[in-house]
Molecule: glmS glucosamine-6-phosphate activated ribozyme aptamer
RNA sequence: ACCUUUUAUUUAGCGCCAGACCUUUAAAUAGGUGACGAGGUUUGUGGUUAUCGAAAUGUUCGGCGGAUGCCACAACGGACUUGUGAAACGUAAGAAAUACUUUAAAAAAUAAAAUUAAGAUUAUAACAGAGGGUAUUUCACACAGUUGU
Numbered sequence: 001a002c003c004u005u006u007u008a009u010u011u012a013g014c015g016c017c018a019g020a021c022c023u024u025u026a027a028a029u030a031g032g033u034g035a036c037g038a039g040g041u042u043u044g045u046g047g048u049u050a051u052c053g054a055a056a057u058g059u060u061c062g063g064c065g066g067a068u069g070c071c072a073c074a075a076c077g078g079a080c081u082u083g084u085g086a087a088a089c090g091u092a093a094g095a096a097a098u099a100c101u102u103u104a105a106a107a108a109a110u111a112a113a114a115u116u117a118a119g120a121u122u123a124u125a126a127c128a129g130a131g132g133g134u135a136u137u138u139c140a141c142a143c144a145g146u147u148g149u
Stems, first nucleotide, its partner, number of pairs: 014065004019061001020033004036053003042075007076090002082144004094139009109124004
């Protein structure tokens, strides 16, 4: 330094590569590319082509696996609210509108050292949308109980 095993931890736009493409080699010989960040988990089962924009117009193609998405059912939970149930919601726990807010990153460009090369790494500066949060406004079921009139 490499390989194998075990344990622990971490990670989920995350991992992998039989196709394809790129480089290299006498040679599938040896390499490389194969999603850029933002956002996202109450629990279980089942289903499903799993949110948002950036870049590019050529491979961010194609495929496999996984996954915090969505849907259905059940359970649990919070709040208006004293209790029960419905609907909505998910620990920041009802819906909508408006305003404010929430560090984008990569590609491209320039530079650097290593590499045969492809390509990868590092540094510089810029550029989203969804969702969330805060404030304001509007809207938001039934029954029972208690108190007052």